[in-house]
RNA sequence: GAGUCGGCCAGGCAAUCGCUCCAUCUGCGUGAUGGGGAGGAAAGUCCGGGCUCCACAGGGCAGGGUGCCAGGUAACCCCUGGGGGGCGUGAGCCUACGGAAAGUGCAACAGAAAAUAUACCGCCUGUCCGGUUUGCAAGAAUCGGGCCGGUAAGGGUGAAAUGGUGCGGUAAGAGCGCACCGCGCAGGUGGCAACACUCUGUGGCUAGGUAAACCCCACCUGGAGCAAGACCAAAUAGGAAAGCAAAGCCGUGGCCCGCGGCGCUUUCGGGUAGGUCGCACGAGGCCGCCGGUGACGGCGGUCCCAGAUGAAUGAUUGCCCACGACAGAACCCGGCUUACCGGCCGGCUC
RNA sequence: GGGCCGUUAGCUCAAUUGGCAGAGCAAGGGACUCUUAAUCCCUAGGUUGGAGGUUCGAUUCCUCCACGGCUCACCA
Numbered sequence: 001g002a003g004u005c006g007g008c009c010a011g012g013c014a015a016u017c018g019c020u021c022c023a024u025c026u027g028c029g030u031g032a033u034g035g036g037g038a039g040g041a042a043a044g045u046c047c048g049g050g051c052u053c054c055a056c057a058g059g060g061c062a063g064g065g066u067g068c069c070a071g072g073u074a075a076c077c078c079c080u081g082g083g084g085g086g087c088g089u090g091a092g093c094c095u096a097c098g099g100a101a102a103g104u105g106c107a108a109c110a111g112a113a114a115a116u117a118u119a120c121c122g123c124c125u126g127u128c129c130g131g132u133u134u135g136c137a138a139g140a141a142u143c144g145g146g147c148c149g150g151u152a153a154g155g156g157u158g159a160a161a162u163g164g165u166g167c168g169g170u171a172a173g174a175g176c177g178c179a180c181c182g183c184g185c186a187g188g189u190g191g192c193a194a195c196a197c198u199c200u201g202u203g204g205c206u207a208g209g210u211a212a213a214c215c216c217c218a219c220c221u222g223g224a225g226c227a228a229g230a231c232c233a234a235a236u237a238g239g240a241a242a243g244c245a246a247a248g249c250c251g252u253g254g255c256c257c258g259c260g261g262c263g264c265u266u267u268c269g270g271g272u273a274g275g276u277c278g279c280a281c282g283a284g285g286c287c288g289c290c291g292g293u294g295a296c297g298g299c300g301g302u303c304c305c306a307g308a309u310g311a312a313u314g315a316u317u318g319c320c321c322a323c324g325a326c327a328g329a330a331c332c333c334g335g336c337u338u339a340c341c342g343g344c345c346g347g348c349u350c
Numbered sequence: 351g352g353g354c355c356g357u358u359a360g361c362u363c364a365a366u367u368g369g370c371a372g373a374g375c376a377a378g379g380g381a382c383u384c385u386u387a388a389u390c391c392c393u394a395g396g397u398u399g400g401a402g403g404u405u406c407g408a409u410u411c412c413u414c415c416a417c418g419g420c421u422c423a424c425c426a
Stems, first nucleotide, its partner, number of pairs: 001350009011320007019037007039326001043337002046335005051225004058257004063221005068082005083097001084095004098216002103214002105210002120155002122151003126147009163181006182205001183203005188197003229277004239268006248262005284303008321324001351425002353420005360375004369406001377393005399415005
């Protein structure tokens, strides 16, 4: 100098005037005093959980999700550590990464052929016809064409073409044979496992791709959401008309069972649309010690830190600097993803 | 606040085992007509909202964003 990984901060101070919540005092009109008042993402609502109601969610089917291994956690499509693969000189980064020899499906165009094997050009044996040369002739050699066959070495097509290189072999060829490499299978060794191995044996190779196509395997999974829901007051009253009905209707929002409740629906007419709780002590923050590679866990100490419902967290002035980005809680929490002016600290690499 | 849906040509909409993105109207040109309209023929016009991934191949399958819509006729 360039880079990589992790953590932290998110203008500061003062004055004045305001907003909201809580506590205390009060002359109950308000006012006074004291204290608290957005974020790392409060966001997107993409996952997971708490909480609430329906049966503290039960059985079956369907559907959905996850997908290398081990662990962490309340749980996870999260995190940590490890394995395989890929990228990088490196620190390091990325990875939907089970199964294609259970089955089904798909592969446009091109190409001979797209998964069963196949023969377009080419190569080769045989045979037939024709030409040329040679020969007295039979025949031989050679060239061209047709036919029956053999052949996946070579050409060409494609995203993808049925192991690679060499030697032997053959009419020409080919794992047809052999050596090495690769691949599969079995065993051994190491590892909890994924997996690894300069280990041993074996198979001439059979078994191409696609599962973010159906599917198979393993595991998980009930639905709805704080406008959930509970309580208080008032009210839905009483009434009229029509229809359906005990094998019905409603709730549990895919279906069946089961469970719970009840006569139900529509129209007319009449009426409510307030308040309180849920709701701020929580899988909570900070510090220290211990265990663990780590995520994290245990113990001890300490702190209380927004809670609205037309919905607060602001405005002005002064000073300073590095001149201030993205952005505003609405039941709560753990993650992921996305947006973001910049600054600081630490580890490591070239 | 919660929940749900949509985005394809200028406008309104199609497109299914993933295989050349189309139709109607509008636009431009030509024919017909004295001229215009109507009618007929031809033509152009597409980052399928954006980015990334799976696949030989994506409007279609997956992920992340952007924009818009649905409110007592989505939920009190």
Record summary: Two RNAs folded together computationally: RNase P RNA and transfer RNA, 426 nucleotides in total. The prediction has a mean pLDDT of 78. It holds a member of the Rfam family "Bacterial RNase P class A". The family's RNA type in Rfam is ribozyme.